[in-house]
């Protein structure tokens, strides 16, 4: 990196340091952001595996998460301003 397979409207700071831009890239919306956003450490939260008790909890060991449905749209359909699906993309798990 390649298939594969499941899930992607729960949950999760009034902390520190830091200092312009950020929400993956394109467009077009729309929002966050010096009332300090993103990132970094701390916390924290539990999705999956994993444990550990028993059908739903704990734990937080490996990953992951920690505005807003995967922010929303982009294709396709239909009973059309909604909703279904599909791509792609994001995350575990497993695969040669």
């Nucleotide at each position: 990196a390649u298939c594969u397979u499941a899930u992607c409207a729960a949950g999760a700071g009034c902390g520190a340091c830091u200092g312009a831009g950020g929400g993956g890239a394109c467009a077009g919306g729309c929002c966050c952001a010096g009332u300090g956003a993103c990132g970094u450490c701390c916390g924290g939260c539990a999705a999956c595996c994993u444990g550990c008790a028993a059908u739903u909890g704990c734990a937080a060991g490996g990953u992951g998460c920690u505005a807003a449905a995967u922010c929303c749209u982009g294709c396709g359909g239909u009973u059309u301003u909604a909703c279904c699906g599909a791509a792609a993309g994001a995350u575990g798990a497993g695969u040669a």